Model confidence (mean pLDDT): 80 of 100.
A computed fold for an 88-nucleotide RNA from Tateyamaria pelophila, annotated as Glycine riboswitch aptamer.
[in-house]
RNA sequence: AAGGCUGACAUGGGAGAGAGCGGGUAACUCCGCCGCCGAAGGAGCAACGCCCCGGAAACUCUCAGGCACCACGAACCGUGCCAGCCGC
Numbered sequence: 001a002a003g004g005c006u007g008a009c010a011u012g013g014g015a016g017a018g019a020g021c022g023g024g025u026a027a028c029u030c031c032g033c034c035g036c037c038g039a040a041g042g043a044g045c046a047a048c049g050c051c052c053c054g055g056a057a058a059c060u061c062u063c064a065g066g067c068a069c070c071a072c073g074a075a076c077c078g079u080g081c082c083a084g085c086c087g088c
Stems, first nucleotide, its partner, number of pairs: 003086005009080005018034001020033005035067003041063001042061003048054002
């Protein structure tokens, strides 16, 4: 140097779940009730270990968030670029 890892930014893709009931409302909006979803975030745990404890997830929970279309958001993946580290 090629390349690799991590993070940020940009961009492309990106699922799931009630057009539920009642009240008010112009409304796809607000409040309450019931039913659901998981892929923001959060929490829990296995193997294992230095065994009070630490310890993963796309698994589990559903606190938060979300549940017509659209929009927003969205883990994760691709590409580009920047920064740091490794690589000599």